[in-house]
RNA sequence: UCAGAAAAAGGCAAACCUAUUGAGAAAUAGGGACGCAAAGCUACAGAUCAUAGGUUGAGGAACCUAAGAUGGCUGUGCUGCCUGAA
Repeated sequence: UCAGAAAAAGGCAAACCUAUUGAGAAAUAGGGACGCAAAGCUACAGAUCAUAGGUUGAGGAACCUAAGAUGGCUGUGCUGCCUGAA
């Protein structure tokens, strides 16, 4: 530098349940393992979600604005373990 998750050393922990916080999306802690080779960090771009306000519309709904949520949705950026090859 490239490839990979077969082996080995280890790591993380979905759904669900309980408790707490929040208006909500969700978050944190404990239990629990569906999965993960960056499921480590980052909210910059896209996406999704929720709250408030507004505009349009007969309505379902769509769009705009504001402050948010998700890194286990995708891309980008930074960092890193193991194995193999050069």
Description: Predicted 3D model of an 86-nucleotide RNA (c-di-GMP-I-GGC riboswitch aptamer) from Oceanobacillus bengalensis. Lineage of the source: Bacteria > Bacillati > Caryophanales > Bacillaceae > Oceanobacillus. Its mean pLDDT, the model's own confidence on a scale to 100, is 78. The model forms 90% of the base pairs in the Rfam consensus. The sequence was found by an Rfam model in a public genome assembly.